[in-house]
RNA sequence: GCCCCCAUCGUCUAGUGGCCUAGGAUUCUGCGUUCUCAGCGCAGCGACCGGGGUUCGAAUCCCCGUGGGGGUA
Numbered sequence: 001g002c003c004c005c006c007a008u009c010g011u012c013u014a015g016u017g018g019c020c021u022a023g024g025a026u027u028c029u030g031c032g033u034u035c036u037c038a039g040c041g042c043a044g045c046g047a048c049c050g051g052g053g054u055u056c057g058a059a060u061c062c063c064c065g066u067g068g069g070g071g072u073a
Stems, first nucleotide, its partner, number of pairs: 001072007010026004018056001028044006049065005
């Protein structure tokens, strides 16, 4: 250089056109339980890498870019 794959809450991940103002686990915060802590229960906070396009409708399809991984000489 060329080819392929990936990018979603702090972290891990579900989602493959409408049922999603995006669900779950964990972390964190608050409350309860406890003499205290841990654990457990309940509640809360928190995300679609950027830009453009297609479509009535995009996290999802297409293009460009950025970042990461793999292959090849």